Glycine riboswitch aptamer from Nitrosomonas sp. JL21, 98 nucleotides, folded computationally.
[in-house]
RNA sequence: GACAGGCAAUCUGGAGAGUGCUGAAUUUUUCGGCCACCGAAGGGGCACACAGACUCUGAUCUGUAAAUCUCUCAGGUAAAAAGGACAGAGGGGUGAUA
Numbered sequence: 001g002a003c004a005g006g007c008a009a010u011c012u013g014g015a016g017a018g019u020g021c022u023g024a025a026u027u028u029u030u031c032g033g034c035c036a037c038c039g040a041a042g043g044g045g046c047a048c049a050c051a052g053a054c055u056c057u058g059a060u061c062u063g064u065a066a067a068u069c070u071c072u073c074a075g076g077u078a079a080a081a082a083g084g085a086c087a088g089a090g091g092g093g094u095g096a097u098a
Base pairs, nucleotide, nucleotide: 005094007092010089011088012087013086018035020034021033022032023031024030025029036077037076038075042073043071044070045069049064050063051062052061053060
């Protein structure tokens, strides 16, 4: 005593969809029931490809295997607040040794 990368936090930006009906408690709310919706917390699933087995040249099976795709478990659906994938910024530690 570096760079990239990746990690957590801080600041900024950040979409979608119901002011739904109803019961109880109570009092900006919570807990249930019913229907309709959203995808960008989290979570599940899948391709190309790779490896192995079998086979004997072509198929099958197994494993690894992505997403803003898809599912809608969870979460969310007036405004506000909160949350929010992702992006930007400045630092922190790691990389860490050369």